Background:
The prediction has a mean pLDDT of 82. A computed fold for a 71-nucleotide RNA from a Chitinophagales bacterium, annotated as transfer RNA.
RNA sequence: GGUGCUUUGGCAGAACGGUUAUGCGCCGGGGUGAAAAUCCGGAGAUCAUGGUUCGAUUCCAUGAGGUACCA
Numbered sequence: 001g002g003u004g005c006u007u008u009g010g011c012a013g014a015a016c017g018g019u020u021a022u023g024c025g026c027c028g029g030g031g032u033g034a035a036a037a038u039c040c041g042g043a044g045a046u047c048a049u050g051g052u053u054c055g056a057u058u059c060c061a062u063g064a065g066g067u068a069c070c071a
Base pairs, nucleotide, nucleotide: 001070002069003068004067005066006065007064010024011023012022018054026042027041028040029039030038047063048062049061050060051059
């Protein structure tokens, strides 16, 4: 220098162009003598900027981070 893959809550990780799952963690409550386990409830996320579209996590472009291969 070239090419591919990847980027979603604190972490892991789903999602056909139409409601952003799920688990762990966190917060509140039940429970207990007090806890743990367990049960109920809750908060919290789409890398950035544009484009296409009635509608974009999803498709397209550019940029950024990570990663692999080639040179």

About this RNA
Rfam family: tRNA. About the family: Transfer RNA (tRNA) molecules are approximately 80 nucleotides in length.